[in-house]
Context: one part of a larger RNA
Formats: sequence, structure tokens, C1' cells
RNA sequence: GGAUUGUUCAGGAACUAGGCAAAUUAGCUCCGUAACUUCGGGAAAAGGAGUGCCCUUUCCAAAAGAGGGGGCCGCAGCGAAUAGCUUCAGGCGACUGUUUAACAAAAACACAGGUCUCUGCCAAGUCGAAAACGACGUAUAGGGGCUGACGCGUGCCCGGUGCCGGAAGGUUAAAGGGAGGGGUUAGCGCAAGCGAAGCUCUGAACUGAAGCCCCGGUGAACGGCGGCCGUAACUAUAACGGUCCUAAGGUAGCGAAAUUCCUUGUCGGGUAAGUUCCGACCUGCACGAAUCGCGUAACGAUCUGAAGACUGUCUUAACAAUCCGCCCG
Repeated sequence: GGAUUGUUCAGGAACUAGGCAAAUUAGCUCCGUAACUUCGGGAAAAGGAGUGCCCUUUCCAAAAGAGGGGGCCGCAGCGAAUAGCUUCAGGCGACUGUUUAACAAAAACACAGGUCUCUGCCAAGUCGAAAACGACGUAUAGGGGCUGACGCGUGCCCGGUGCCGGAAGGUUAAAGGGAGGGGUUAGCGCAAGCGAAGCUCUGAACUGAAGCCCCGGUGAACGGCGGCCGUAACUAUAACGGUCCUAAGGUAGCGAAAUUCCUUGUCGGGUAAGUUCCGACCUGCACGAAUCGCGUAACGAUCUGAAGACUGUCUUAACAAUCCGCCCG
């Protein structure tokens, strides 16, 4: 000097990214206990008192426990050890659970619930050269997708993409079909050449399914959900009007938000002082309704802000001081 560890004047978060770490609290009994709430909770809420020892009583008797009465001792009675700090407000996720074995435990995953879709049984689906699973189940069943308790809700667009349905027409493969053409040569011809049958090469029309084009449907399918100009008797603003475009132009709710660039927006609250926090406003760069919207009691080794208590986190103080480590329990 480092590690581990006990104590400490005054102050008490001034430390720091952040009360990280430490300290405080603590058992049992009694009293008492708010908002809110899904009436179960919240709750050990909060807060307060008692606690040792002796005698007596309840008991058939003893011990222990609990209760009542009286007394005694200490600075101190859950006398050591064991042994919750508490409260307020907000974000996210309903909850108990699960996870990156060895840097992430979470707001991620799961979840009960909701909904869409497939599947009529030799089911769909999975595996596969098969056995088999699904299931010794049968649509109140099974598979897949999305969402994620509960409460209130879940708007408009089917033009594109997907899926489902349709079948008149267009297009369309193999295959069928075989018009026609080429090669070869018996024969004919003086020659040029013509050329049957067979073999062989090629091959038009025509027939020809699904699909695609086409016609409809479908959003808790993939997705999407405008611009400019004018207008009211102060000003400002625009319920109103005009115009262009679109498949349709964002409804309810929420909103500087885990989303807001400008931005430390503006106002209010809290502080002596607040880029964070809470409540509002709405000018939403670039919220928005099962890639769910908005609320929500309870819950959380979650994240953010605040208060009380508490402290060596820190200030001052002496360059802070001093202490523990063996054996047993």
C1' cells in the first nucleotide's frame, strides 16, 4: 500500500450517471391502519405500546404456552444471535412462470382469454424409401397464424399483393393429328429430269388442362388511411366555400409520449436554484385502433422522479484515527 472487517465529534446525500455501497428497520403479542379496488385485496399499510426476573392464580399434579394481579433490578429486557427500511407519483408488462450454462432476467418469451384460418377421418398437419405421431382422438376435436388477464372499444379503403370463389372469352404444354415438304430408288426417258411402294427426316391446320389475363368476394389477410386557396363587424382563428388528386383520405381515444427534429416547446406544480419528474396545452418533423387503441386493482431482484428515516457516499477534521483475523460453538 491492497483485500476483508468493527467503531467514530459536528453535519447528514452536500457524494455520484445513479443513495452504488453502507447504515437504518427487524422476532412475538396487543392496539391501530388511508387513497384506490376486479370487494379477494391494498395490509406486516402507515403508526404506537408491551417484552427481563420473582411471587400468586386458572390445572388432579408438573412442565410449557396464554391471561390477570402485585413486586424487584439495570444505561439498556425480541439485553447476544437470528431478524422487513417505509411512503408518494409515473412508464412498461396484467399476474405465478421462462430466457442469452460462463458479460444482458428485461419492457423480451410464455400465459389464461380473444379472433382468423385449415381439417368430415385412410382428417388436416408432421416424419418418411418406412414404421409411426396426430389419436386408440372425431369440429365443445386437432393443426397453423396474429393478439395477449380484465374494462370500454376496435373506424374508412378491395386500386396493388395474397387468399377464396367463378367460368363465357383470350393465351397456353405434353399428347393426339397429319395437309405439305425433303432423302433414298424399282421404273420411265436420248438427255435434263420425273418418280410408285417401302424405309427415313421433317411438318401446317385442327383437338388439347391447370395456370395467367378476365369477373366477383375478402382487412383480428400483406398493407394504405392527401394537397392548395379563400372566408366571421378589432385582431386571430375558421364552423363554411372553391379546386386538384386518390382505392380511400386517420374515426374514437391518446399526444413534446420507450414515439417531438426544432426543444431545456409553452404554462402550471415540486426546489433557494429542476435539460430529469408530475399535470396540462396541441404546432402529432414522424401516435392511432388485435404489427391492437385507451384505461386499469394486484403483482415486479423492472425503469424514472420525489419524501421521511438512516448513515464515512461526502464535507470539515490530524496526510482521518483506531480495530478484527488463532481454537470451539
This is a predicted structure of a 329-nucleotide part of an RNA (large-subunit ribosomal RNA, domain IV) from a soil metagenome. Its mean pLDDT, the model's own confidence on a scale to 100, is 83. The full RNA is in RNAcentral, with records from MGnify.